[in-house]
Predicted 3D model of a 160-nucleotide RNA (Lysine riboswitch aptamer) from uncultured Eisenbergiella sp.
The source organism's lineage runs through Bacteria, Bacillota, Lachnospirales, Lachnospiraceae and Eisenbergiella.
RNA sequence: GGUAGAGGCGCGGUUUUUAUCAGUACUGCGGUCUGUAACGCAGCGGGCAUCUGCUGCCGCAGGAAAGGGAACGCCGCCGAAGGGCUUUGUGCUGCCCGGCACAGCUGCCCUGGGACGUCGCAGAAUAUGUGGCGGACUGUCACUUUAGUGGAGCGCUAUC
Numbered sequence: 001g002g003u004a005g006a007g008g009c010g011c012g013g014u015u016u017u018u019a020u021c022a023g024u025a026c027u028g029c030g031g032u033c034u035g036u037a038a039c040g041c042a043g044c045g046g047g048c049a050u051c052u053g054c055u056g057c058c059g060c061a062g063g064a065a066a067g068g069g070a071a072c073g074c075c076g077c078c079g080a081a082g083g084g085c086u087u088u089g090u091g092c093u094g095c096c097c098g099g100c101a102c103a104g105c106u107g108c109c110c111u112g113g114g115a116c117g118u119c120g121c122a123g124a125a126u127a128u129g130u131g132g133c134g135g136a137c138u139g140u141c142a143c144u145u146u147a148g149u150g151g152a153g154c155g156c157u158a159u160c
Stems, first nucleotide, its partner, number of pairs: 001160005008078001010077005016071003026062007040054004044098005081111005087104006112138002116134007140151004
């Protein structure tokens, strides 16, 4: 250097089904408020400009979807993968500076793994994901007083 493997509620993707989203948004009918104005308020934060809106509430009838979740199956795998910074595009009324969300891309950095607790972020959410911290568990190697300590996947085992 090549090849093949191991860690287990192991990782990621995807079809189908399904709970939630939600009796929400929205539509129809009826009732009521307002009575067309803006000097005011709102549209992620600030500034400038200008655009849009300020058509709400109640009852009856009907009534979603997306994202995220779960289960079976299938596919690819064991830095599997996830995250942070940089960077490009799109969106949040237009511009500038920020922020957030989604997607892409290379470069650098962090994390062996799953679960639990706690704080934060995203989210409709209690689900879920993710980041920091924590103490245990677990796999691996080294040291060693054989019961412990320490390290990290650019690792470990086998083999050529």
The RNAcentral record of the sequence draws on MGnify.